[in-house]
Molecule: small-subunit ribosomal RNA
Organism: uncultured bacterium
RNA sequence: AUUGAACGCUGGCGGCGUGCUUAACACAUGCAAGUCGAUCGGUAACAGGUGUAGCAAUACAUGCUGACGAGAGGCGGACGGGUGAGGAACGCUUGGGAAUCUGCCCAUCAGCGGGGGACAACCCGGGGAAACUCGGGCUAAUACCGCAUACGCUCUAUGGAGGAAAGCCGGGGACCGCAAGGCCUGGCACUGAUGGAUGAGCUCAAGUCGGAUUAGCUAGUUGGCGGGGUAACAGCCCACCAAGGCUACGAUCCGUAGCUGGUCUGAGAGGACGAUCAGCCACACCGGAACUGAGACACGGUCCGGACUCCUACGGGAGGCAGCAGUGGGGAAUAUUGGACAAUGGGGGAAACCCUGAUCCAGCGACGCCGCGUGGGUGAAGAAGGCCUGCGGGUUGUAAAGCCCUUUCGGUAGGGACGAAAACUCUUGAUCUAAUAAAUCAGGGGAUUGACUUAACCUACAAAAGAAGCACCGGCUAACUCUGUGCCAGCAGCCGCGGUAAUACAGAGGGUGCGAGCGUUAAUCGGAAUUACUGGGCGUAAAGCGCACGUAGGCGGCUCUGUAAGUCGGUUGUGAAAUCCCCGGGCUCAACCUGGGAACUGCAUCCGAAACUACAUUGCUAGAGUAUGGGAGAGGGAGGCGGAAUUUCCGGUGUAGCAGUGAAAUCCGUAGAUAUGAGAAGGAACACCAGAGGCGAAGGCGCCUUCCUGGACAAGUAUUGACGCUGAGGCGCGAAAGCGUGGGGAUCAAACAGGAUUAGAUACCCUGGUAGUCCACGCUGUAAACGAUGAAUACUAGAUAUUGGGGGAUUUGACCCCUUCAGUGUCGUAGCUAACGCGUUAAGUAUUCCGCCUGGGAAGUACGGUCGCAAGACUAAAACUCAAAGGAAUUGACGGGGGCCCGCACAAGCGGUGGAUUAUGUGGUUUAAUUCGAAGCAACGCGCAAAACCUUACCUAGGCUUGAAAUCCCACGAACCCGGCCCAAAAGCUGGGGUGCUCUUCGGAGAAUGUGGUGACAGGCGCUGCAUGGCUGUCGUCAGCUCGUGUCGUGAGAUGUUGGGUUAAGUCUCGCAACGAGCGCAACCCCUAUCCUUAGUUGCCAGCAUUAAGUUGGGCACUCUAGGGAGACUGCCUGGGCUAACCAGGAGGAAGGUGGGGAUGACGUCAAGUCCUCAUGGCCCUUAUGUCUAGGGCUACACACGUAAUACAAUGGUCGGUACAGAGGGAUGCGAACUUGCGAAAGGGAGCAAAUCUCAAAAAACCGAUCUCAGUCCGGAUUGAAGUCUGCAACUCGACUUCAUGAAGUUGGAAUCGCUAGUAAUCGCGGAUCAGCACGCCGCGGUGAAUACGUUCCCGGGCCUUGUACACACCGCCCGUCACACCAUGGGAGUUGUUUUUACCUGAAGCCGUGACCUUAACCGCAAGGAGAGGAGCGUCUACGGUCGAAACGAUGACUGGGGUG
Repeated sequence: AUUGAACGCUGGCGGCGUGCUUAACACAUGCAAGUCGAUCGGUAACAGGUGUAGCAAUACAUGCUGACGAGAGGCGGACGGGUGAGGAACGCUUGGGAAUCUGCCCAUCAGCGGGGGACAACCCGGGGAAACUCGGGCUAAUACCGCAUACGCUCUAUGGAGGAAAGCCGGGGACCGCAAGGCCUGGCACUGAUGGAUGAGCUCAAGUCGGAUUAGCUAGUUGGCGGGGUAACAGCCCACCAAGGCUACGAUCCGUAGCUGGUCUGAGAGGACGAUCAGCCACACCGGAACUGAGACACGGUCCGGACUCCUACGGGAGGCAGCAGUGGGGAAUAUUGGACAAUGGGGGAAACCCUGAUCCAGCGACGCCGCGUGGGUGAAGAAGGCCUGCGGGUUGUAAAGCCCUUUCGGUAGGGACGAAAACUCUUGAUCUAAUAAAUCAGGGGAUUGACUUAACCUACAAAAGAAGCACCGGCUAACUCUGUGCCAGCAGCCGCGGUAAUACAGAGGGUGCGAGCGUUAAUCGGAAUUACUGGGCGUAAAGCGCACGUAGGCGGCUCUGUAAGUCGGUUGUGAAAUCCCCGGGCUCAACCUGGGAACUGCAUCCGAAACUACAUUGCUAGAGUAUGGGAGAGGGAGGCGGAAUUUCCGGUGUAGCAGUGAAAUCCGUAGAUAUGAGAAGGAACACCAGAGGCGAAGGCGCCUUCCUGGACAAGUAUUGACGCUGAGGCGCGAAAGCGUGGGGAUCAAACAGGAUUAGAUACCCUGGUAGUCCACGCUGUAAACGAUGAAUACUAGAUAUUGGGGGAUUUGACCCCUUCAGUGUCGUAGCUAACGCGUUAAGUAUUCCGCCUGGGAAGUACGGUCGCAAGACUAAAACUCAAAGGAAUUGACGGGGGCCCGCACAAGCGGUGGAUUAUGUGGUUUAAUUCGAAGCAACGCGCAAAACCUUACCUAGGCUUGAAAUCCCACGAACCCGGCCCAAAAGCUGGGGUGCUCUUCGGAGAAUGUGGUGACAGGCGCUGCAUGGCUGUCGUCAGCUCGUGUCGUGAGAUGUUGGGUUAAGUCUCGCAACGAGCGCAACCCCUAUCCUUAGUUGCCAGCAUUAAGUUGGGCACUCUAGGGAGACUGCCUGGGCUAACCAGGAGGAAGGUGGGGAUGACGUCAAGUCCUCAUGGCCCUUAUGUCUAGGGCUACACACGUAAUACAAUGGUCGGUACAGAGGGAUGCGAACUUGCGAAAGGGAGCAAAUCUCAAAAAACCGAUCUCAGUCCGGAUUGAAGUCUGCAACUCGACUUCAUGAAGUUGGAAUCGCUAGUAAUCGCGGAUCAGCACGCCGCGGUGAAUACGUUCCCGGGCCUUGUACACACCGCCCGUCACACCAUGGGAGUUGUUUUUACCUGAAGCCGUGACCUUAACCGCAAGGAGAGGAGCGUCUACGGUCGAAACGAUGACUGGGGUG
């Protein structure tokens, strides 16, 4: 784009078309083929007339007339109408041909004379339920039969012979006749013949679907002679003879199908289809058969067989909608049991006329195409309502309302065509005729004929009045928001949406598209160059046969002449009409109808041309071959021969091991191995040479030598003269393994055995070992048989290496150089390619021929066939299933890949954890509650820098509901203060005091505050960290992450950022199609280490004075404090390095190569953590998930884990004595001296908002004493008693003190953590939180080590490179079995059906043949009888039916095989 459509929703009008695609299933009922009385005998019905009877009504008679049932006869029922079952065929289409027939029609010629006998109807009788039928009798004809005639016709022996007919109607002057009529004449009909027209039959060439998993078919088959037969040719049929005919250009068989003009689509070429209309064919319940006829083997005829339905008196009969309507059934689905012959056409008739479900109309269906309408203008307060909202508004929207206007269509009323012209009748003229009949032609007048039609068209009337839906809105694809839902419900053409913010589901608002329709489904073509003729491919995506030879076929060098098949030009015929196209015309337009033209690309025919192809012919030598002389070679076959090595055997020497492995063991060996030297046997393979080298068609070929033999190459000459290329089938060769027979058997070695390894190890490793490996003969016929690249030919830059020849140049030279053929490699230009790559050995440019491909899987499988001894090979599907499978390249990630490098990563060390007790956190368990979060590293002394109440979020109980706190409104009272009762408290009840400030018109109003009330609202540590912000952890303080421009690439991307060095560093440097830049690194900042300077109080004290004391005077030099500066930069030297960057060492220096430490965390990753800090979207609760209160809980305790504290002791414990810090805190505070207490503390209160006072004692250390290796003078848990302090309150549940008690623990399994210098280890001090509570955390100083060879390994990381089937990225991907469910399919003992068929049996009807028996009007015969005709019977053929088999195809089948999906 389209449709004979269907379904869903919706539906105003008209025109024109169209409507069982399925069950060629079955059919009730009505109609669809009759007509002619001008062919005939007649008169059943109707009407009229006449007659008789009767007053009449009426009855009866009468074919007299109009007409006409039934019958005889004629013509028509072979047309028209329906359907598409069958059929792959001369069925159809196109174009030819000759051996034919043709009713009615036209033309021409001729004729139409004279006789005869029957049969229906009718009457009588019989049978039957019926359908129908039998017998007898009468009768007519255009029915039937002789006779006569016969130009032409047929046959012929060329003499001859044979063969027709029918009448009817009209008119009429003379003549004849009693009449009928004769007679004449016109028309129609009839007979014979010729020609035409029309229609039909036959035949030829070409075209006409799929399957080769159908390869051979055929006996009337192919042809001939002779008969028969037909309208006609012919094996059409028969007898005989011959053995032919068809087929790879697809016979036969199977499946499917009516063919065509055309229709749909497409740019075309094509592809699909064959409704309506038109041509042809076939069929008429299924099968067979003929009759009649001009025509049939006959839709509404006949006979027979069969199935089915109906009637029946059970004896027997009837029927055929694939005609028009209609019914049932089938189906997704397809109409009225309508009107009319008015028109067009058909049949009959002389005609009137009759018949006509052909046809013309109407009805039904939006089934299709076309046209029209559902209103037009104005109208902003941008109404109401709806929807959205950022709450301002936006949108629906000029849309509506309102006002003005119009009236198509529809409605009502009135008018109103075309389709109708003929036939008929009257009349005029002409023709014909004897004719004023009749008939025909032309003209005039008249009357009549419409189903459609309640139409087309016109006019009037009324009122916007009666007339809009459907689909879609994630992308493709025009059109977006809200709500609901929550991987549910659902959507979906493909991709895909939906798991709480869905433009994708559902609804709504809005929008988009089309519009009386719109969507969906089905189907065809297109896009699809996705079967490629036009117009594709085959190195790696699917695809080159493993390789040759060669048949058919296809293609083929130069040249002469001819022919004209192809080719090209023209002529003629045909190519039906319709359709398509163009130009006109008619319906108001259009659809539609119609006139003309063009076209129908085709086929045939004739004429012409001769370039090319072809064919024939003449030559040629460039292709191809042959001859001669050369050199190269693992080319092939057969025979002979050689040495090294392995193994075995024999004997010798010799002794304890050998062998083997990652390590071992099995094995061998004291019966003498291995080792060693000598000898023998046997089989197989040929080191070095050896090369990217050579040869061969491929497979493949390797010691030496002999014989036989194939091919290639180079150079020159001679010769043949296109002999060529390719190659479907075919035929041959064809590695390894395997098979058969017979040999052989050294090594190696499937199977097998043993030993190891391992979770296992039917493996890898080891020790053995049989087929086999070898030979001969035969089979197999496959490989990643690969260059994954078919063969041949020609053309198209080079460079370089090498093998075999030739030529040249030059030589001491088998050196080297130049050149040319043939081969083999590497690199590379143009070009090609998706890229990779190929590139004179093409995957470039072209030609010829062959093979092969058409998404993945199922599957190279099943079935069938061929081959094979088998294994198996070749050929080769489908159902079903998926939306991919695949190629090349890119970026990452990953690797038990590679290279380089780093890090307390390992190693080297020191100290721990893991064992004990306690503390603390977590899990688990428990509980009314044990609130919540954190989960590998990167949760677990974490949020918590303080849970007795509070905190507190949890539980129990008691209360409140505008609320504990916020804003607004109303009323009242100032606020406020002091009591009492009750309760666990909150709450509740109640008494007393008390009036202020500002303004004032003196009434009051206002601010602030309290109480009560109303509703807006508050409130939520309720949910979602996977809706978020912010903040944080982590990789990681790792050195990376990017951009602009340029360049390269079809592109993703690359380059830069890689490379050589170097660094802690993408730090720097050199190089480079890159040049620059940004975020990171470093530096800038802070602390600390040295010095200088400024300033000296609360700090300091060298010198002077003074004191118990820097206490005071004095001083500011020093320390110190805190401001400002200096200093370090590889700056200097030596060496290395590229004269670089930089590195190593050194000097100087307080400090040296980043001096030490801190802050500082790139692009990003982990949907990492946090909605319980805060903020926040959405959801949820609202007398509760909010809020107040008391008590309890977060502190539980069989257990498990993490992190710590304290220990296990002598480098120690205890006692006594003596020193030395830093950094901090302090007013609800730090709190001195002094007094009391063993002590915790208490009393006390000086001083201090602090370099002044205070916390405050530093502790390890040092000195001295004691303990002497033990569960202890170690260790301190636990428990008892008594206390202190804080606090409203220490029971659950605080810290501390004293006395008493004195548990485990004697250095910790596997495993595991931290640390590289003022570090680890060890020692104490301070602070935050805090009423009180520190073994935690954050800080501070004191004492103060050991070790680092080094980068193999473990972990993590960086850069380069490589492989990848990974990209959620190796915690990836993914294979097979097994289990379960479902699906399709193969095999299968069989069972069952369909189709076809050989052979045989049977043999209806019927044609033909025969017919001795039977019957018989016409003719012959005087008669008997005959001729002829009909029949029974018989025969050939034959439908249905049957029997024994065969083949093909389906269905089904216990069981079974694999396959697919989940």